[in-house]
Context: one part of a larger RNA
RNA sequence: UCAUGGUUAAGGAACUAGGCAAAAUGGUCCUGUAACUUCGGGAUAAAGGACGCUCUUGUGAAAGAGCCGCAGAUAAUAGGCCCAGGCGACUGUUUACCAAAAACACAUGGCUAUGCUAAUUCGCAAGAAGAUGUAUAUGGCCUGACACCUGCCCGGUGCCGGAAGGUUAAGAGGAGAGCUCAGAGGUAACUCGAAGGUUUGAAUUGAAGCCCCGGUAAACGGCGGCCGUAACUAUAACGGUCCUAAGGUAGCGAAAUUCCUUGUCAGGUAAGUUCUGACCCGCACGAAAGGCGUAAUGAUUUGGGCACUGUCUCAACAGCCCGCCCG
Numbered sequence: 001u002c003a004u005g006g007u008u009a010a011g012g013a014a015c016u017a018g019g020c021a022a023a024a025u026g027g028u029c030c031u032g033u034a035a036c037u038u039c040g041g042g043a044u045a046a047a048g049g050a051c052g053c054u055c056u057u058g059u060g061a062a063a064g065a066g067c068c069g070c071a072g073a074u075a076a077u078a079g080g081c082c083c084a085g086g087c088g089a090c091u092g093u094u095u096a097c098c099a100a101a102a103a104c105a106c107a108u109g110g111c112u113a114u115g116c117u118a119a120u121u122c123g124c125a126a127g128a129a130g131a132u133g134u135a136u137a138u139g140g141c142c143u144g145a146c147a148c149c150u151g152c153c154c155g156g157u158g159c160c161g162g163a164a165g166g167u168u169a170a171g172a173g174g175a176g177a178g179c180u181c182a183g184a185g186g187u188a189a190c191u192c193g194a195a196g197g198u199u200u201g202a203a204u205u206g207a208a209g210c211c212c213c214g215g216u217a218a219a220c221g222g223c224g225g226c227c228g229u230a231a232c233u234a235u236a237a238c239g240g241u242c243c244u245a246a247g248g249u250a251g252c253g254a255a256a257u258u259c260c261u262u263g264u265c266a267g268g269u270a271a272g273u274u275c276u277g278a279c280c281c282g283c284a285c286g287a288a289a290g291g292c293g294u295a296a297u298g299a300u301u302u303g304g305g306c307a308c309u310g311u312c313u314c315a316a317c318a319g320c321c322c323g324c325c326c327g
Base pairs, nucleotide, nucleotide: 004319006317007316008315010313011312014311019308027051028050029049030048031047036041038145052067053066054065055064056063057062068072080306081305082304083303084302085301086300087298088297092104093103109142110141111140112139113138114137120129121128122127146293148291149290151223152222153221156220157219158216159215160214161213162212165211166210167209171205172204176200177199178198179197180196183192184191185190224242225241226240227239228238251285252282263279264278265277266276267275
């Protein structure tokens, strides 16, 4: 020096990204206990007090008298607390060995498939799972306790239903055509050419699908622009116009979302890019990829406070381990 324990004047977070680490709290009994709340909680809330030993009395809890120490839960073991936000309701689960979370799960809610040889899944098949179950069941997808709610759009894509018309495969069909040639014609070249064979082949017929007609958004998804207008100004309840399938409703909003931005105002501080409360000009919130609240809860995350401290001002001291030195 490193590692690991201990103590420290005055101050007490000035340290630092951040109170990281350390300190402090701690037991039992008694008193007492707020907001909020789903009335269960919150709660060991918070905040206080008592505590040893001896003798006496008492069944006992305990009471009385006395004694000692700086200190009586005498050592050790044994919650720090409070205020206000974000997120996830909760207990759980997870990246064995860099992530424990706001991610996953969850009870709840919804949509959808499936009538039993069920749908679905595995397998070439036999067969198996589903299930020795039967729609209060099973599979798929989404949401994620609870409270209040969940707006508009079916034009596109998907799905469901429909079957009149259009289109449409193989197949059916076989008009017609080519080749071949008995024969016929012709001086010849060549031409014609029945039956048969062979190569093709039009019309017509022909399912689902697609086009088409409807439905469906807790299906995939989407949810405008410009201009003018009120007796100060500003703003625009109002009007005009273009486009659209429809033009974002409630609620929330500089937010885990806000670029400009350290927005503006207020609070907290002597001083606050963070934080809280508002405002709304939402670059680019928004309603089951749920919206907004919410008691309880969390080795979660953000800000503040009390207590406490060597985190720091600013370092010091005495140990101990390794190393090193001497014998």
The part of an RNA shown here (large-subunit ribosomal RNA, domain IV) has 327 nucleotides and comes from a metagenome. The RNAcentral record of the full RNA draws on SILVA. Model confidence (mean pLDDT): 86 of 100.